[in-house]
Large-subunit ribosomal RNA, domain I from Neosynechococcus sphagnicola sy1, 529 nucleotides, folded computationally. The full RNA is in RNAcentral, with records from Rfam. Lineage of the source: Bacteria > Cyanobacteriota > Cyanophyceae > Neosynechococcales > Neosynechococcus sphagnicola. Rfam family: Bacterial large subunit ribosomal RNA.
Context: one part of a larger RNA
RNA sequence: GGCUUAUGGUGGAUACCUAGGCACACAGAGGCGAAGAAGGACGUGGUUACCUGCGAUAAGCUCCGGGGAGUUGGAAGCAAACAUUGAGCCGGAGAUUUCCGAAUGGGGCAACCCUAUAUACUUUUACCUGAAUACAUAGGGUAGAGAGAGCGAACCCAGCGAAUUGAAACAUCUUAGUAGCUGGAGGAAGAGAAAACAAACGUGAUUCCCCUAGUAGCGGCGAGCGAAGCGGGAAGAGCCUAAACCAGAGUGCAUGCAUUCUGGGGUUGUGGGACAGCGACAUGGAAUCUAGCGACUAGACGAAGCAGCUGAAUACUGUAUCAGAGAAGGUGAAAAUCCUGUAGUCGAAAGUUUAAGGAUACUAGCUGCAUCCCGAGUAGCCUGGAGCACGUGGAAUUCCGGGUGAAUCAGCGAGGACCACCUCGUAAGGCUAAAUACUCCUGUGUGACCGAUAGUGAACCAGUACCGCGAGGGAAAGGUGAAAAGAACCCCGGAAGGGGAGUGAAAUAGAACAUGAAACCAUAAGCCU
Numbered sequence: 001g002g003c004u005u006a007u008g009g010u011g012g013a014u015a016c017c018u019a020g021g022c023a024c025a026c027a028g029a030g031g032c033g034a035a036g037a038a039g040g041a042c043g044u045g046g047u048u049a050c051c052u053g054c055g056a057u058a059a060g061c062u063c064c065g066g067g068g069a070g071u072u073g074g075a076a077g078c079a080a081a082c083a084u085u086g087a088g089c090c091g092g093a094g095a096u097u098u099c100c101g102a103a104u105g106g107g108g109c110a111a112c113c114c115u116a117u118a119u120a121c122u123u124u125u126a127c128c129u130g131a132a133u134a135c136a137u138a139g140g141g142u143a144g145a146g147a148g149a150g151c152g153a154a155c156c157c158a159g160c161g162a163a164u165u166g167a168a169a170c171a172u173c174u175u176a177g178u179a180g181c182u183g184g185a186g187g188a189a190g191a192g193a194a195a196a197c198a199a200a201c202g203u204g205a206u207u208c209c210c211c212u213a214g215u216a217g218c219g220g221c222g223a224g225c226g227a228a229g230c231g232g233g234a235a236g237a238g239c240c241u242a243a244a245c246c247a248g249a250g251u252g253c254a255u256g257c258a259u260u261c262u263g264g265g266g267u268u269g270u271g272g273g274a275c276a277g278c279g280a281c282a283u284g285g286a287a288u289c290u291a292g293c294g295a296c297u298a299g300a301c302g303a304a305g306c307a308g309c310u311g312a313a314u315a316c317u318g319u320a321u322c323a324g325a326g327a328a329g330g331u332g333a334a335a336a337u338c339c340u341g342u343a344g345u346c347g348a349a350a351g352u353u354u355a356a357g358g359a360u361a362c363u364a365g366c367u368g369c370a371u372c373c374c375g376a377g378u379a380g381c382c383u384g385g386a387g388c389a390c391g392u393g394g395a396a397u398u399c400c401g402g403g404u405g406a407a408u409c410a411g412c413g414a415g416g417a418c419c420a421c422c423u424c425g426u427a428a429g430g431c432u433a434a435a436u437a438c439u440c441c442u443g444u445g446u447g448a449c450c451g452a453u454a455g456u457g458a459a460c461c462a463g464u465a466c467c468g469c470g471a472g473g474g475a476a477a478g479g480u481g482a483a484a485a486g487a488a489c490c491c492c493g494g495a496a497g498g499g500g501a502g503u504g505a506a507a508u509a510g511a512a513c514a515u516g517a518a519a520c521c522a523u524a525a526g527c528c529u
Stems, first nucleotide, its partner, number of pairs: 001528009016479002020450002022447007029439002031151002039100003042055003046078002050074002061094006070082003105114003121148003124144006155186001156184005166173001170220001196203002207234004217225002238431003241375001245264009269409001271374004275368004284362001287360004294353004299346003305319004320337002322326001328340003380404007390416001411426005466473002486513001489500004
């Protein structure tokens, strides 16, 4: 020096655990905000650095319920108090709620300054005023517990709208109407009651799912893109206007026309309505008010086991019991019968929500066919684009810019150029639940989900420490023990650390604390050199 074995040190792997995550299901909620939000700053405790709570009434104030013995948060100690005259705690309703922040009296380098009491700005309603310009109007002023603004995870609608990429290059094309930016709304949004589909049969608003189907098609016919009808399901709901006509009020003037407003009327495609005649008061739910079963926001009752063994029993042995309860968690090891609970049953002063029911308002028909009406710079056409699975193509259908420009039921549109026949529908106004999408958030539950290099970045005072001028980036870090019983006292030492003593079942569980692998270090013994 090496090897082997053993004993230690170091180290923190492994197995075990879970306080935290992840995913999903069901139910709820789907908003908050000028009555000042979200988010913060600064304060606030007897002692108080931090977190939590709260706001100068400041770990809290008042009232109403629940509950029943302790309490003064995490978090000990000391001090001082409160509480069966019911505290602390839980639920409901109030009060208070500094400063910043849309921030809104003015300013500003947010949490400050100035002024002195000011809805800053926009808008709306009412009133008062009031030009050019006579009446007026524009404008101005005042008042309003009128409205807006700002924030918020995804879902939704709309406007604008890439590139990497693929095409094995690249330009049409693709990525993709995606990402991104902007506007707007709701608990959903959008769509929606046929100028639809179909095919000689028929269906009967919309939406969503399955299928049709990777089909028909589109496509430098490349890469790729990619329907629809039917059929099967979920859900199911239909309505209101414009016009003709009538009545009233007003305006203009050629004084019998034009026009405006209000009310009635009317809403359809086997065409409907006005108009003329006849007849009726049923039915309905999506409106408003009321109602209030029930539900939610605290809770309550709730069966049945002992002995031995052990540090401790829930294990084992012995012998019992309950079960509408043998879900789960805890308890000194593994508990139906120890505790919390579980099955089952009951419960609200206050607030929220709500089914049935009630009231009000609204809400149908038949015959006739002469006249009138049936949504106009619209439809259509030309041209330039876009969007339709469809890249201009034979390109319908839909939308937009420019130009042109009809018809009113003997009408008009569509059925993929176009024409005829036939069939279907009735544009140019509007509203409309449900089935569908999503989850920042609340409750309950589940997991062939993770178990501390995993699972959220974050199980721990984490968006922290730290880095960056900044936008931004972004960690590491869990486990004594059943109980602190956390080691009085003695000894060595300045201390750190250790040796005794003591606690404990265990201290090689001693706080650098459960298990404690390997690398690495040391000691002892043996062997080899």